[in-house]
């Protein structure tokens, strides 16, 4: 310094429903597969506690990984 979906990552100094790409599932298309298009599922925001009307976001501790 980092930890947010299976993977890679956004999320501006707290505010209404937590997102994107890829992957996955279904459909269309095709003789079939791929591609393309349409739709869909998937998250205790590492864990625990605190502050606050309200926390992924602020504070404390723990764990794991990286750098000096």
């Nucleotide at each position: 310094g980092a930890u947010u979906a299976g993977c890679u990552c956004a999320g501006c100094u707290g505010g209404u429903u937590a997102g994107a790409g890829c992957a996955c599932c279904a459909g269309u298309c095709u003789u079939a597969c791929a591609a393309a298009c349409u739709g869909g599922g998937g998250g205790u925001c590492a864990c625990a506690g605190g502050u606050u009307c309200g926390a992924a976001u602020c504070c404390c501790g723990u764990a794991u990984c990286g750098c000096c």
Molecule: transfer RNA
Organism: marine eukaryotic metagenome